[in-house]
RNA sequence: GGGCGUGUAGCUCAGUGGUAGAGCAGUCCCCUCAUAAGGGAUGGGUCGGAGGUUCGAUCCCUUCCACGCCCA
Numbered sequence: 001g002g003g004c005g006u007g008u009a010g011c012u013c014a015g016u017g018g019u020a021g022a023g024c025a026g027u028c029c030c031c032u033c034a035u036a037a038g039g040g041a042u043g044g045g046u047c048g049g050a051g052g053u054u055c056g057a058u059c060c061c062u063u064c065c066a067c068g069c070c071c072a
Base pairs, nucleotide, nucleotide: 001071002070003069004068005067006066007065010024011023012022013021018055026042027041028040029039030038048064049063050062051061052060
């Protein structure tokens, strides 16, 4: 330098055009002599940035950034 992939909650990841979810973690409560386990409730996201298409974009297109893999 070229090609491909990934980027969504603190972490691991879903979500193939209609105003974003799960598990774990966090907080509070119940249970217990206490802890763990178990049960209930609850907060947390400019969906990497910027443009474009569309009535409407996490999703499609362009470009940039970060990371990974391959080629040179």
Source information:
Transfer RNA from a Patescibacteria group bacterium, 72 nucleotides, folded computationally. The prediction has a mean pLDDT of 81. Lineage of the source: Bacteria > Bacteria candidate phyla. Its Rfam family is "tRNA". By type it is a transfer RNA.